Predicted 3D model of a 93-nucleotide RNA (c-di-GMP-I riboswitch aptamer) from a Bacillota bacterium. Of the family's consensus pairs, 95% are formed in the model. The coordinates come from a structure-prediction model, not an experiment, and the mean pLDDT is 89.
RNA sequence: UCCCGCCAAGGGCAAACUCGGCGAAAGCCGGGGGCGCAAAGCCAAGAGCCUACAGCGGGCCGGCGGGCCCGCCACGGUCGUCUGGCUGCCGGG
Numbered sequence: 001u002c003c004c005g006c007c008a009a010g011g012g013c014a015a016a017c018u019c020g021g022c023g024a025a026a027g028c029c030g031g032g033g034g035c036g037c038a039a040a041g042c043c044a045a046g047a048g049c050c051u052a053c054a055g056c057g058g059g060c061c062g063g064c065g066g067g068c069c070c071g072c073c074a075c076g077g078u079c080g081u082c083u084g085g086c087u088g089c090c091g092g093g
Stems, first nucleotide, its partner, number of pairs: 002093004012037002017032006035080001041086003045083003048078003055072007
């Protein structure tokens, strides 16, 4: 440096759910919790997926201030969906 996680040790992270906070939502942050994870460490870069406040298009209603419904859309989110990039502990070969 590369490959591997069969053995050992010290550990690390933390799904669902739940409490508090933020957010229009998806979701995020903190406490509890622990399904799992050898990169479940970091990057939202390509693809996928989730959401749609605002915006655009259409329809309906209106007391003419506007309201409701449907569709599209990421500038929002997810790295615990995959790929790619960067970094890294222990042990074995």